[in-house]
Context: one part of a larger RNA
RNA sequence: GAACGCUGGCGGCAGGCCUAACACAUGCAAGUCGAGCGUGAAAGCCUUCGGGUGAGUAGAGCGGCGGACGGGUGAGUAACGCGUGGGAAUCUACCGAGUAGUGGGGGACAACAGUCGGAAACGACUGCUAAUACCGCAUACGUCCUAAGGGAGAAAGUGGGGGAUCCAUUUAUGGACCUCACGCUACUUGAUGAGCCCGCGUAAGAUUAUCUUGUUGGUGAGGUAACGGCUCACCAAGGCUAAGACGGGUAGCUGGUCUGAGAGGAUGAUCAGCCACACUGGAACUGAGACACGGUCCAGACACCUACGGGUGGCAGCAGUUUCGAAUCAUUCACAAUGGGCGAAAGCCUGAUGGUGCAAUGCCGCGUGGGGGAUGAAGGUCUUCGGAUCGUAAACCCCUGUCACCAAGGACUAAAAAACGGUGAAGAGCCGUCUUGAAUUAACUUGGAGAGGAAGCAGUGGCUAACUCCGUGCCAGCAGCCGCGGUAAUACGGAGACUGCAAGCGUUACUC
Numbered sequence: 001g002a003a004c005g006c007u008g009g010c011g012g013c014a015g016g017c018c019u020a021a022c023a024c025a026u027g028c029a030a031g032u033c034g035a036g037c038g039u040g041a042a043a044g045c046c047u048u049c050g051g052g053u054g055a056g057u058a059g060a061g062c063g064g065c066g067g068a069c070g071g072g073u074g075a076g077u078a079a080c081g082c083g084u085g086g087g088a089a090u091c092u093a094c095c096g097a098g099u100a101g102u103g104g105g106g107g108a109c110a111a112c113a114g115u116c117g118g119a120a121a122c123g124a125c126u127g128c129u130a131a132u133a134c135c136g137c138a139u140a141c142g143u144c145c146u147a148a149g150g151g152a153g154a155a156a157g158u159g160g161g162g163g164a165u166c167c168a169u170u171u172a173u174g175g176a177c178c179u180c181a182c183g184c185u186a187c188u189u190g191a192u193g194a195g196c197c198c199g200c201g202u203a204a205g206a207u208u209a210u211c212u213u214g215u216u217g218g219u220g221a222g223g224u225a226a227c228g229g230c231u232c233a234c235c236a237a238g239g240c241u242a243a244g245a246c247g248g249g250u251a252g253c254u255g256g257u258c259u260g261a262g263a264g265g266a267u268g269a270u271c272a273g274c275c276a277c278a279c280u281g282g283a284a285c286u287g288a289g290a291c292a293c294g295g296u297c298c299a300g301a302c303a304c305c306u307a308c309g310g311g312u313g314g315c316a317g318c319a320g321u322u323u324c325g326a327a328u329c330a331u332u333c334a335c336a337a338u339g340g341g342c343g344a345a346a347g348c349c350u351g352a353u354g355g356u357g358c359a360a361u362g363c364c365g366c367g368u369g370g371g372g373g374a375u376g377a378a379g380g381u382c383u384u385c386g387g388a389u390c391g392u393a394a395a396c397c398c399c400u401g402u403c404a405c406c407a408a409g410g411a412c413u414a415a416a417a418a419a420c421g422g423u424g425a426a427g428a429g430c431c432g433u434c435u436u437g438a439a440u441u442a443a444c445u446u447g448g449a450g451a452g453g454a455a456g457c458a459g460u461g462g463c464u465a466a467c468u469c470c471g472u473g474c475c476a477g478c479a480g481c482c483g484c485g486g487u488a489a490u491a492c493g494g495a496g497a498c499u500g501c502a503a504g505c506g507u508u509a510c511u512c
Base pairs, nucleotide, nucleotide: 002508003507004506005505006504009366010365011364012363013362014361016358023321024320026319027318028317031065032064033063036062037061039059044053045052046051072277073276074275081202082201083200084199085198086197087196090194091193095190096189097188098187099186100185101184102183103137105135106134112127113126114125115124116123117122143152144151145150157182158181159180160179161178162177165176166175167174168173211239212238215237216236217235218234219233220232221231222230252274253273254272255271256267257266258265259264279300280299281298282297283296302313303312304311305310330356332355333354334353338352339350340349341348342347369399370398371397372396379390380389381388382387403453405448406447407446408445409444413439419433420432421431422430423429456501457500458499459498460497461482462481463480467496468495469494470493471492477484478483
């Protein structure tokens, strides 16, 4: 965060599984880079049937960065988990500032080809190959270790431009060389993020009183980014507790929210910060960062496929389904904006996000007409039968045109980036041009028509605003409390009248 009953015109803004952390069909939710690398189709079209084109495109692979963010949920947790204030023994990819480098070699593995196994998932063997993948060598400002003598330890290239000169070369061209950009390596520092420690605060019960053996401390070692019984060996016998230990039950915490004059009480939906979890339990790998929601391995339950040998899966992401339940929405549109990942960029991806849809779920605004109109019409109700009341209400006359409807026009949200031009040393910055809208079937404006399409719900004994008649007769029923009803019921049921609120009104639940 409501639900139920009756009723229901429009718009703006907000919120929408509180129950089963039950189980899930289907689609989508994390990719990107050819300016790191080696490869490389087919359909189609043309054809002189050789081939050409498609196309060095799509695709797969190696490699890099990102999948630790963003999104969900609150099961667990009574804890340094959270809040607040401190601390020292730490790490930090990308980003900013700075210093010094970027030399010379080598061997592989995928892809691919061949052979083979398997129902499949997926594999095995042999052979070939590239790199910003991997490994030595050289060098070492700073860095690390040190017995202070010394010792250890790096790197990768890619793209753009270029006058002369040199090399290869038969011209094209390629390279050296110069230059710019993005990278790479080592180190220092900043920023950001994170890990750790401590003081204080943090619900209830004593019908829970003792608890503890890595337990408490020391020495040494191991381990970690880092302190530490974190782990281990040995030694000592300590440590917590009535200021509530230990055990059991309950619970994510906070900023806040509701209420209240406040003190306080209750609460923790949405939004924001922190924590924890990702079918259940356990574990590590990779990495700057995870013990990792849409990664890996093991075990378990469940479900599916199977050729019975074996495999596959995890919506507490967005929609959606089943079930539980009083109860909670679309298997929608777009990346135009904001933000994120990758990329030099164009761009690609993005169920984050921006929008629309559904339901009166809430808050707010508007409308359902305005003025005149007495014969106080008809009709209803009541009546003391004279009349009273509904009631200026209606009819009727004169108007208006909100919303909805019809027609036409028609935005804001868009600033950019890239490209081009100008300025400039400049691919910096600034200025100009150009381009880009899901919502949009439109906000708004103008015109048109016509009072036409738009009022209910609850109550009327007192509390508590609002009264009569009929029916019923302790019956039927009402009721929050007091209490009504047994023949004149303002309390039941109906009618008329009235009262309150109003696109809502009542009831129920919870809290103050």